[in-house]
Context: one part of a larger RNA
Molecule: small-subunit ribosomal RNA, 5' domain
Organism: uncultured bacterium
C1' cells in the first nucleotide's frame, strides 16, 4: 500500500444493495421445517345440508372427511467440516452397468381365489401400547390363462404378465346396477431415447527420513460365490509375488474445486457468502423398504447424557429455521406470507413448502447522497500567543443581509413485479405539495521517518513509543490548552494475509 465473515476503542444522519457462531461436530426448553390423493378402498369420528320422526333420536342421501388400508413422496430441497491425504476432488477417457416419475415405439390389459386393517366384543398395561375372538373393501395379496418382445436352454423346449378408476351417450339386451360404445387417467411386457447414477484408468494438487523398510487376501491364477455390473469384493486351492530413495510404511495436518485475496507477472496466500461434488447427522455397528439409502427430521442392536414412571417399564436426538444456556475478543428475530420462482401430491380445484421471495436487528464491508450556498470588516467579543503596540491568530469564520430545500419531516397521489383471479413485500418504491438553514461531524495525528507549532505543567517522576528514540527546570515527542494537517460517517488500533 492493498486485502477482512473481523474484533476492540471514541463517534455516529440517510439511502441502496450485499454479508453476519471463523470458537464447543458443546448440550438443547419451546414452536414450526413433509405431505399429499375420496377420480385405489371399505367406511363416517367431527362439521354442514337434506330426508324421516312429536320428541330423544334415526338415516352415508349429499357436502365433504378425523383415523385406517392403499399409492407417490419422504434418497429432493436445508444444514454442518467431524471424518478422510484417497472408496475424495479436477481434467482427459474407458467398458462389464443400474434408472421410479418424462418422451418415442410395439404388443397386452381375460378369467378366479383367499385374507387383513378399520369397525366390533372383550383382556392386559401408570403409560408407551400390546394381545385374543368376530365382520369387511380394494389400483393391497395369491393363483389360472395368455407371451409381440424377455430369460434360461441340452435348442426339443421350458419359464414368466397386468388393475381399474372418472367423464359423456343415440340404438340394443338388462328388472336394476350395468353391459355396450367413446373419451381421459392409470396398469403389465419388451426396445429406444433423455436426463442421472454406480464402476474404472491416467495425469494433477500438504508437511516431516530425527518415519527405510511395508505387506499372508498380501500379489497373481484356476474353481465356486455375490453384485446391477469389472474386480480378492468374499471363499477353497496353487503360485510366491505386490510396493519402495521418481520417498512406499508410517506420523501431522487439511474437504476438495470453481474461484477469492493479492501481485506488471511469475508466484505466494486462502477456499465465508455463490455454484459442483464428497462426507455426516448424539457416539458405534447393522440390515429392511425401495427405482433409488444402509437413510438428519426412518427401523433394529450397544453406549453416554436428558426425560417421565404408579418402579413392572417407557420416551429423545436442531451440524434444518427462529430461539436458550455454555464457550468465547464476536456473530441477528422464538417476524409475515405462499403474492412470484421452485418443488411434492392430486384429473383438477387445490393443500403442503423455516426451500424462496420478504420484512426485522448489526456503520460488519463496498458504493451513493447530506450536514448548506452566496454576500459580508468595526477584521466585533472571547480564547491564545506576544518583542505589549493603533501587534498578530482564531477568521468571512460569526453577528447581519439574501438564497436554496437533496436528504429527514409532515400532507395528498401511489405502481411495476400478475398472461383471467391472486401481492407477504406496502400505502413500501416513486410523484406532487408544505414548513424551515431548519434535524444531522466526528476520530486520528502536529521530533525524524510523515502532511501538520506554539504557551503553560511536569522534572529519568508522571508518562510516550511501529522504529530510531523522548522525559534528570525553558519538552514543537509526556499532559493540557490554543493554533494546525490527514481521513470523514467515520476514525484510530489490535489480529490476518499478500
Nucleotide at each position: 500500500g492493498a486485502u477482512u465473515g473481523a474484533a476492540c476503542g471514541c463517534u455516529g444522519g440517510c439511502g441502496g444493495a450485499a454479508u453476519g457462531c471463523u470458537u464447543u461436530a458443546c448440550a438443547c426448553a419451546u414452536g414450526c421445517a413433509a405431505g399429499u390423493c375420496g377420480a385405489g378402498c371399505g367406511g363416517c369420528a367431527g362439521c354442514g345440508c337434506g330426508g324421516g320422526g312429536c320428541a330423544a333420536c334415526c338415516u352415508g342421501g349429499c357436502g365433504g372427511c378425523g383415523a385406517g388400508c392403499g399409492g407417490c413422496g419422504a434418497a429432493c430441497g436445508g444444514g454442518u467440516g467431524a471424518g478422510u491425504a484417497a472408496u475424495a476432488c479436477a481434467u482427459c477417457g474407458g467398458a462389464a452397468c443400474g434408472u421410479g416419475c418424462c418422451c418415442a415405439g410395439a404388443c397386452g390389459u381375460g378369467g378366479g381365489g383367499g385374507a387383513u386393517a378399520a369397525c366390533u366384543a372383550c383382556u392386559c398395561g401408570a403409560a408407551a401400547g400390546a394381545g385374543u375372538g368376530g365382520c369387511u373393501a380394494a389400483u393391497a395379496c395369491c393363483g389360472c390363462a395368455u407371451a409381440c418382445g424377455a430369460u434360461c436352454u441340452a435348442c426339443g423346449g421350458a419359464u414368466g404378465a397386468a388393475a381399474g378408476c372418472g367423464g359423456g351417450g343415440g340404438a340394443u339386451c338388462g328388472c336394476a346396477a350395468g353391459a355396450c360404445c367413446u373419451c381421459g387417467c392409470g396398469c403389465g411386457u419388451c426396445u429406444g431415447g433423455a436426463g442421472c447414477g454406480g464402476c474404472u484408468g491416467a495425469u494433477g494438487g500438504c508437511a516431516g527420513a530425527u518415519u527405510a523398510g511395508g505387506u499372508a487376501g498380501u500379489u497373481g491364477g484356476u474353481g465356486g460365490g455375490a453384485u446391477a455390473a469389472a474386480a480378492g469384493c468374499c471363499u477353497a486351492c496353487c503360485a510366491a509375488g505386490c510396493c519402495a530413495a521418481c520417498g512406499a510404511u508410517c506420523u501431522g495436518u487439511a474437504g476438495c474445486u470453481g474461484g477469492u485475496c493479492u501481485g506488471a507477472g511469475a508466484g505466494g496466500a486462502u477456499g465465508a457468502u455463490c455454484a459442483g461434488c464428497c462426507a455426516c447427522a448424539c457416539u458405534g455397528g447393522g440390515a429392511c423398504u425401495g427405482a433409488g439409502a444402509c437413510a438428519c427430521g426412518g427401523c433394529c442392536c450397544a453406549g453416554a447424557c436428558u426425560c417421565c414412571u404408579a418402579c413392572g417399564g417407557g420416551a429423545g436426538g436442531c451440524a434444518g429455521c427462529a430461539g436458550u444456556g455454555g464457550g468465547g475478543a464476536a456473530u441477528u428475530u422464538u417476524g409475515g406470507a405462499c403474492a412470484a420462482u421452485g418443488g411434492g401430491c392430486g384429473a383438477a380445484a387445490g393443500c403442503c413448502u423455516g426451500a424462496c421471495g420478504c420484512a426485522g436487528c448489526a456503520a460488519c464491508g463496498c458504493c451513493g447522497c447530506g450536514u448548506g450556498c452566496g454576500g459580508g470588516a468595526u477584521g466585533a467579543c472571547g480564547g491564545c500567543c506576544u518583542u505589549c503596540g493603533u501587534g498578530g491568530u482564531u477568521g468571512u469564520a460569526a453577528a447581519c443581509c439574501g438564497c436554496u430545500u437533496u436528504c429527514a419531516g409532515c400532507a395528498g397521489g401511489g405502481a411495476c413485479g400478475a398472461a383471467a383471479a391472486u401481492g407477504a413485500c406496502g400505502g413500501u418504491a416513486c410523484c406532487u405539495g408544505c414548513a424551515g438553514a431548519a434535524g444531522a461531524a466526528g476520530c486520528c495525528c502536529c521530533g525524524g521517518c510523515u502532511a501538520a507549532c506554539u504557551a503553560c505543567g511536569u522534572g529519568c517522576c508522571a508518562g510516550c513509543a511501529g522504529c530510531c528514540g523522548c522525559g534528570g527546570u525553558a519538552a514543537u515527542a509526556c499532559g493540557u490548552a490554543g493554533g494546525g494537517g490527514g481521513c470523514a460517517a467515520g476514525c484510530g488500533u489490535u489480529g490476518u494475509c499478500c